[in-house]
This is a predicted structure of a 511-nucleotide part of an RNA (small-subunit ribosomal RNA, 5' domain) from Thermogemmatispora carboxidivorans. Lineage of the source: Bacteria > Bacillati > Chloroflexota > Thermogemmatisporaceae > Thermogemmatispora. Rfam family: Bacterial small subunit ribosomal RNA. Gene Ontology terms of the family: ribosome and structural constituent of ribosome.

Context: one part of a larger RNA
RNA sequence: GGACGAACGCUGGCGGCGUGCCUAACACAUGCAAGUCGAACGUCCUUUCCGCGAGGGGAGGGCGUGGCGGACGGGUGAGGAACACGUGGGUGACCUGCCCUGCAGUGGGGGAUACCGGUGCGAAAGCGCCGACAAUCCCGCAUACGGUGGCGUCUUGCAAGAGGCGCCAGGAAAGCUCCGCGCCGGAGGGCGUGGGGCGCUGCAGGAGGGGCCUGCGCCCGAUUAGCUGGUUGGUAGGGUAACGGCCUACCAAGGCGACGAUCGGUCGCUGGUCUGAGAGGACGACCAGCCACACUGGGAUUGAGAGACGGCCCAGACUCCUACGGGGGGCAGCAGUGAGGGAUCUUCGGCAAUGGGCGAAAGCCUGACCGAGCGACGCCGCGUGCAGGAAGAAGGCCUUCGGGUUGUAAACUGCUUUUCUGGGGGAAGAGAGAGGACGGUACCCCAGGAAGAAGCCCCGGCAAACUACGUGCCAGCAGCCGCGGUAAGACGUAGGGGGCGAGCGUUGUCC
Numbered sequence: 001g002g003a004c005g006a007a008c009g010c011u012g013g014c015g016g017c018g019u020g021c022c023u024a025a026c027a028c029a030u031g032c033a034a035g036u037c038g039a040a041c042g043u044c045c046u047u048u049c050c051g052c053g054a055g056g057g058g059a060g061g062g063c064g065u066g067g068c069g070g071a072c073g074g075g076u077g078a079g080g081a082a083c084a085c086g087u088g089g090g091u092g093a094c095c096u097g098c099c100c101u102g103c104a105g106u107g108g109g110g111g112a113u114a115c116c117g118g119u120g121c122g123a124a125a126g127c128g129c130c131g132a133c134a135a136u137c138c139c140g141c142a143u144a145c146g147g148u149g150g151c152g153u154c155u156u157g158c159a160a161g162a163g164g165c166g167c168c169a170g171g172a173a174a175g176c177u178c179c180g181c182g183c184c185g186g187a188g189g190g191c192g193u194g195g196g197g198c199g200c201u202g203c204a205g206g207a208g209g210g211g212c213c214u215g216c217g218c219c220c221g222a223u224u225a226g227c228u229g230g231u232u233g234g235u236a237g238g239g240u241a242a243c244g245g246c247c248u249a250c251c252a253a254g255g256c257g258a259c260g261a262u263c264g265g266u267c268g269c270u271g272g273u274c275u276g277a278g279a280g281g282a283c284g285a286c287c288a289g290c291c292a293c294a295c296u297g298g299g300a301u302u303g304a305g306a307g308a309c310g311g312c313c314c315a316g317a318c319u320c321c322u323a324c325g326g327g328g329g330g331c332a333g334c335a336g337u338g339a340g341g342g343a344u345c346u347u348c349g350g351c352a353a354u355g356g357g358c359g360a361a362a363g364c365c366u367g368a369c370c371g372a373g374c375g376a377c378g379c380c381g382c383g384u385g386c387a388g389g390a391a392g393a394a395g396g397c398c399u400u401c402g403g404g405u406u407g408u409a410a411a412c413u414g415c416u417u418u419u420c421u422g423g424g425g426g427a428a429g430a431g432a433g434a435g436g437a438c439g440g441u442a443c444c445c446c447a448g449g450a451a452g453a454a455g456c457c458c459c460g461g462c463a464a465a466c467u468a469c470g471u472g473c474c475a476g477c478a479g480c481c482g483c484g485g486u487a488a489g490a491c492g493u494a495g496g497g498g499g500c501g502a503g504c505g506u507u508g509u510c511c
Base pairs, nucleotide, nucleotide: 001511002510003509004508006507007506008505009504010503013382014381015380016379017378018377019375020374021340026338027337028336030335031334032333035068036067037066040065041064042063043062044061045060046059047058048057049056050055075293076292077291085217086216087215088214089213090212091211094210095209096208099206100205101204102203103202104201105200106199107141109139110138111137116131117130118129119128120127121126148169149168150167151166152165153164154163155162175198176197177196178195179194180193181192182191183190184189219265220264221263226256227255228254231253232252233251234250235249236248237247238246268290269289270288271287272283273282274281275280295316296315297314298313299312318329319328320327321326346372348371349370350369354368355366356365357364358363385415386414387413388412395406396405397404398403419452420448421447422446423445424444425443429438455500456499457498458497459496460481461480462479466495467494468493469492470491476483477482
């Protein structure tokens, strides 16, 4: 000198864009942050229509079954020195819901159960027993492509689980809706048939996503020198989507290490950021990719996918409710509270946009997101007026008492109106129509009036800027050298001056 997620002191007009718990991965009141589908299914309530009624249809709402989503999105950096990350490869050792392409199919049966009804227990959270019933719920049967397993055989290949053929065995499925026509019915509607859409099943391929393996790179300590028993390898088996000592039995005795093993310390990694002429050094906030974690530790379950933040179970610490028998909870989501700290924001608006989940759609949900609010925290831009105006007012300060300086500075005259205030108009952002939280915002026009807007640090040398008074090694200053003990340009105040300017200084940290 530059830089900062800064803080502190004094000061503070406006706007745009950014940015804001770096500390206690400390504890959390309250609200919200993940649902959706009636075009899968049963049922209940309200209302209306048809009907004598039973019942049925429409609209609205509830409960449950079922499906998809809750593995994304959002947060944090505790742990971890590791194939965690980065980069380049491998997978003849693998998986992949939704989406796309192609081929083929969707036949015929059976069963259970929640809601519900009955009944019982409990303060509650909730739970038990009995009974009936639906489906795209569950289960057989049929059929099926070399899709799966076994055997045989051939091809490729160094080899291997790659590819082809034959035989045997065994393996699927679900319906819903719209339109037309016909029949039945008093209506609603039901049944049949033809077509469309959305689904369902099997197989092959794709896209995107992931698992695993591997070369290289990746902090400090040798005042850590030896480390290792599933340890290293083999055989057989288990397990997995999959290779593997991943796991088990048996056998062998190996494996790693001064090219730093082991141990200890520290740490999320990267794209990048800061600095620097570069080489390098330091850092990893915001944004983006990857990883890890979700009160602490452990466990499984469901699923295409989790070893599951707002799922389950167990244990523990903490906390809340309780009728004392027993129950509930997990902000490292958004806001907010306490605590810690030098220090870090609103318990805001909206789904209008972008994106996500569900749905045929309408739409619903979305603290992702888009916006607004607060903070000079940062960067950038603008303003606090412009011109004229005396050999120069007053006042202040200094003075050799002549004067000098503040100083064109002010007053005064003329002008302008960025900004400001008041009034009027008023968007784009919305890809055919309607639909805008932001927002009566930005922006435009008119009117008014210099009107409302300057401070901070420094002036001994380094280093730009000097006098007076006060003080008297006191009070104090100080980054280094050093100032102050009676004329102090170094302390305090004043006048003047220098520097920067809505900031200026100080402190901390990095280069």